[in-house]
RNA sequence: GCGCCCGUAGCUUAGAUGGAUAAAGUGCAUGGCUACGAACCAUGAGAUCAGGGGUUCGAGUCCCUUCGGGCGUG
Numbered sequence: 001g002c003g004c005c006c007g008u009a010g011c012u013u014a015g016a017u018g019g020a021u022a023a024a025g026u027g028c029a030u031g032g033c034u035a036c037g038a039a040c041c042a043u044g045a046g047a048u049c050a051g052g053g054g055u056u057c058g059a060g061u062c063c064c065u066u067c068g069g070g071c072g073u074g
Base pairs, nucleotide, nucleotide: 001073002072003071004070005069006068007067010026011025012024013023019057028044029043030042031041032040050066051065052064053063054062
């Protein structure tokens, strides 16, 4: 250089053929429980879905491009 794959909450992931409020686990905060913690229970905050552009009534999902990561190959 070329080809392929990936990039969604702090972390690990889900999100068939585009469809309405983006989900879960863990972590975090608050409260309960406890002599105090851990565990457990309840509630809550947290992601403009890597950036930009396009298609569409509608995009995390399709197309283009840029950036980052991984694998293969000359």
The RNA shown here (transfer RNA) has 74 nucleotides and comes from an Oscillospiraceae bacterium. It matches the Rfam family "tRNA". By type it is a transfer RNA. The sequence was found in a public genome assembly. The coordinates come from a structure-prediction model, not an experiment, and the mean pLDDT is 80.